[in-house]
Molecule: transfer RNA
Organism: Candidatus Pacearchaeota archaeon
């Protein structure tokens, strides 16, 4: 170069075109003399810039970035 997978909450990863979800962290409240645990709850997200769609994390195109093969 040239193929090919990935980009989702501060970390790790679900999410087959209709209001995005666990898990941890972080706060708050309860338990506990206190701390730790553990319960219960709150707060926070789709790389970016186009195009399909009535409607796009999803589909398509380009960029950006990491990974992997080839050369």
């Nucleotide at each position: 170069g040239c193929g090919u997978g990935g980009a989702u909450a501060g970390u790790u990863u679900a999410g087959c075109g209709g209001u995005a979800a666990a898990a941890u962290c972080a706060c708050u409240g309860g338990c506990u003399u206190c701390c730790a645990a553990c319960c219960a709850g709150u707060u926070g997200u789709c790389c970016u810039g186009g195009g399909u769609u009535c409607g796009a994390u999803u589909c398509c195109c380009a960029g950006u970035c990491c990974g992997c093969g080839c050369a």